[in-house]
RNA sequence: UCAUGCUAGACGGGGAACUGGCGGCGCCUUGUACCCGCAAUCCGCCAUAGCGGGGUCGAAUUCCCCCUCGAGGGUCGAGUUGCUCGACACUGCCGUGUUCAAGCGGUGCUGAAGAUUGGGUCCUGCGCGGCAGGAGCCUCCGAAUCCGUCAGGUCCGGGAGGAAGCAGCGGUAAGGAGUCACUCCUGGGCGUCGCAGGAGCGCCUGGUCGGAGCUGGUUGAUCACAGUAAGCCGGGUGAUGCGAUUCGACAGGGGGUGCAUGA
Numbered sequence: 001u002c003a004u005g006c007u008a009g010a011c012g013g014g015g016a017a018c019u020g021g022c023g024g025c026g027c028c029u030u031g032u033a034c035c036c037g038c039a040a041u042c043c044g045c046c047a048u049a050g051c052g053g054g055g056u057c058g059a060a061u062u063c064c065c066c067c068u069c070g071a072g073g074g075u076c077g078a079g080u081u082g083c084u085c086g087a088c089a090c091u092g093c094c095g096u097g098u099u100c101a102a103g104c105g106g107u108g109c110u111g112a113a114g115a116u117u118g119g120g121u122c123c124u125g126c127g128c129g130g131c132a133g134g135a136g137c138c139u140c141c142g143a144a145u146c147c148g149u150c151a152g153g154u155c156c157g158g159g160a161g162g163a164a165g166c167a168g169c170g171g172u173a174a175g176g177a178g179u180c181a182c183u184c185c186u187g188g189g190c191g192u193c194g195c196a197g198g199a200g201c202g203c204c205u206g207g208u209c210g211g212a213g214c215u216g217g218u219u220g221a222u223c224a225c226a227g228u229a230a231g232c233c234g235g236g237u238g239a240u241g242c243g244a245u246u247c248g249a250c251a252g253g254g255g256g257u258g259c260a261u262g263a
Base pairs, nucleotide, nucleotide: 001263002262003261004260005259006258009057010056011055012030013029014028015027020046021045022044023043024042034054035053036052037051038050063256064255065254066253067252068251072247073246074245075244076243077242079240080239081238082237083236084235085234086233090231091230092228093227095225096224097223099221100220102219103218104217105215106214107213114209115208116207117206118205119204120203121202122198123197124196125195126194127193128191129190131187132186133185134184135183136182138178139177140176141175146171147170148169149168154163155162156161
C1' cells in the first nucleotide's frame, strides 16, 4: 500500500416551552432522514442524563473537532399600528346657561331709551249681584176627636119655644205637596261689579316730558356647568419592521480517527 473480517460510532439536527437538570412524545424550524412499543392532570433517565426489542452501514461523500455563512427561535431597547378597559385634567363634539352686541333679523320719528303721573293685576274690610240652603208669603191637600151650620133623631116645656148635638156640608190646626214671583236669615274653591284702606314698582295699560334707539330670535365670540371616550393620557393584549445580544438547522472550507488476519 492492497484485500478480507471487526470495533468505536452513525442511521437526522436545532429553537422555544416543560423540568432541580437532561432527553423524548407534542409545538416551531431546517429539509428527506431505518422499523416497532411507551408517553403532557406525561414517559424515561441523572452529568456516560430517553428506555426496551429488531435491522443496516461502518473507518469515511457518511464518524469526530474547528472556522465561515446563516433559515429560524429567545431576551432587551426605541418605534409604527389594531383591539379592549379606564379616565373629562387638556383639545374636540353634543346640551344648558351667563356676558358681549360684530353680522343677519324684528321693532322704533304713526315716537325708542329714560323720567314722571294715573289705572289694573295682589291683600284686607264693607256693599251689591249671583248661587245654594232654610223660613215667611201664596196655592192645593189635610180631623171619629177642633170650629161653624147642624136634616133626622134625643132632651126640657102644656104650648110658644129652648138646649145639647150624630151624620152630612163648609172651614181650619199639626202635617204634607207645589210655586219659587216677592220678603227675611245663613253660607261660599261665586263675580269682566261698586266703595274705602293697604302693599308693591314685577308685569300689563293710559297721559305728559323727551328725541333715537331698543331687542336678542339667529349666526358668531367669551365664560361657567353638565355630559360624551373622537384625539391625547394610563393599563392590558396582539400584529409588524428596525437595532443590540444569545442559541443556532442547512450549506461551504480546514483538520483528525482504532483492531485482527493474509499478500